[in-house]
Context: one part of a larger RNA
RNA sequence: CUGUUGUUAAGGAACUAGGCAAAAUGUAUCCGUAACUUCGGGAGAAGGAUAGCCUCGAAAGAGGCCGCAGAGAAUCGGCCAAACCGACUGUUUACCUAAAACACAGGUCUCUGCUAAACCGUAAGGUGAAGUAUAGGGGCUGACGCCUGCCCAGUGCUGGAAGGUUAAGAUGAUGCGUCAGCGAAAGCGAAGCGUUGAUUUUAAGCCCCAGUGAACGGCGGCCGUAACUAUAACGGUCCUAAGGUAGCGAAAUUCCUUGUCGGGUAAAUUCCGACGUGCAUGAAUGGCGUAACGAGUUUGGCGCUGUCUCAACAGCAGACCCG
Numbered sequence: 001c002u003g004u005u006g007u008u009a010a011g012g013a014a015c016u017a018g019g020c021a022a023a024a025u026g027u028a029u030c031c032g033u034a035a036c037u038u039c040g041g042g043a044g045a046a047g048g049a050u051a052g053c054c055u056c057g058a059a060a061g062a063g064g065c066c067g068c069a070g071a072g073a074a075u076c077g078g079c080c081a082a083a084c085c086g087a088c089u090g091u092u093u094a095c096c097u098a099a100a101a102c103a104c105a106g107g108u109c110u111c112u113g114c115u116a117a118a119c120c121g122u123a124a125g126g127u128g129a130a131g132u133a134u135a136g137g138g139g140c141u142g143a144c145g146c147c148u149g150c151c152c153a154g155u156g157c158u159g160g161a162a163g164g165u166u167a168a169g170a171u172g173a174u175g176c177g178u179c180a181g182c183g184a185a186a187g188c189g190a191a192g193c194g195u196u197g198a199u200u201u202u203a204a205g206c207c208c209c210a211g212u213g214a215a216c217g218g219c220g221g222c223c224g225u226a227a228c229u230a231u232a233a234c235g236g237u238c239c240u241a242a243g244g245u246a247g248c249g250a251a252a253u254u255c256c257u258u259g260u261c262g263g264g265u266a267a268a269u270u271c272c273g274a275c276g277u278g279c280a281u282g283a284a285u286g287g288c289g290u291a292a293c294g295a296g297u298u299u300g301g302c303g304c305u306g307u308c309u310c311a312a313c314a315g316c317a318g319a320c321c322c323g
Stems, first nucleotide, its partner, number of pairs: 001318008010309002014307001019304001027051005036041001038143001052065005066070001078302007085294002090102002106141007118127003144289004149219003154216002156212005163207003169201002175195004181188002220238005247281001248278001259275005
């Protein structure tokens, strides 16, 4: 010096991206326990007290004894206040990501009447299911509470069938080739055969007409106006299928931005509460809340500490030196 373990004056997070790591807490009994809450929880909340041995005693308890230390070792929760996300237990990138991702109960839409739909297979056959719409498949959402606005113009889906368009098939007009015959020749040319293929008929689909958003999706601009100013309940105008409702909002979304105000700090680009000027929120691509839960993310505090001020010493194993 390296690894590992232990101890440390005074201070106690000043370290650092961040208390990472370490320290601290830790057991049992008794006391005590807040907000909030889905009344179950929260909760081991928090915060306290006691603990060995001997004698007496039924016990409660009383008296005494020893040590630095009595849950004498080992085992053995740190706690609190808030915000975000996800309700929860669960699942996941075997070997860099455990999460806010997936799943989930619940919600909703849609398909399916049974030889079901859907799926596997060329088929036979099989799964669905030895089930039968309170069942089965698929999509989206994701406990619970309060809710879920407007737009069907485009795309999709469903329904409709009058009209337009439209395939093969059926029909077979016409022309052409060939040939009997006619004609002096040029040529004309029946039937048959071959070829051409007009017209008529003809389905779904598409066009068309409706419906449908917990289908894919979308949800404006400019100008003016009130007796201070400012602002605009109000008016005008253009465009649209319709112009974003309730909520929430500098947000896991805010560029400008360290927005502004308030709180917390001596001092904070973080954090919390507001505001609303939402570059570019918004309602099952769900919106907003929410007790409980989380090896999740963020902020603050108490305790505690070699994380640090600032390093020191020691044990063990090495490195190194000598043999």
Predicted 3D model of a 323-nucleotide part of an RNA (large-subunit ribosomal RNA, domain IV) from a Bacillota bacterium. The organism belongs to Bacillota, within Bacteria.